The RNA shown here (transfer RNA) has 72 nucleotides and comes from a Candidatus Nanoarchaeia archaeon. The coordinates come from a structure-prediction model, not an experiment, and the mean pLDDT is 82. The sequence is in RNAcentral, with records from ENA. The organism belongs to Candidatus Nanoarchaeia, within Archaea.
Parts: sequence; C1' cells; structure tokens
RNA sequence: CCCCACCUAGCUUAAUGGUAGAGCGCACGGCUGUAGCCCGUGUGGUUCCUGGUUCGACUCCGGGGGUGGGGA
Repeated sequence: CCCCACCUAGCUUAAUGGUAGAGCGCACGGCUGUAGCCCGUGUGGUUCCUGGUUCGACUCCGGGGGUGGGGA
C1' cells in the first nucleotide's frame, strides 16, 4: 500500500427495512444458621462517528475511525 470480515447494554452476542431482545453480570426479595447454588422481581443501549437513500435504517449506499485476518 491492496483485499476481506467485524463494531449493538459492564461482558458474550441476537434482531425480513416496521416497538432493539437474550444469557451472564449488577441491585432487591425469597430460600439458608451465614454465604453460595436455586427461584422471583428489577436494572439496563446516542446500535463506533458523519452524511445520504427511504414514509420508516442496527439493517441499504458514500466518507471517516477502531479491531482482527489475508496479500504484496
């Protein structure tokens, strides 16, 4: 320098262009002599940034940034 993939909650990740979900975590409660396990309730997001397309964008298109992989 060229090519490809990925970027969504604290972490790991879902989501046909039509209300952004789950597990773990965390908080509270139940259980227990206490804690853990287990059960219940709750807590959670500028969907990397910026423009565009569209009635409507996590999703499609342009530019930028970051991470990983491949090539020269």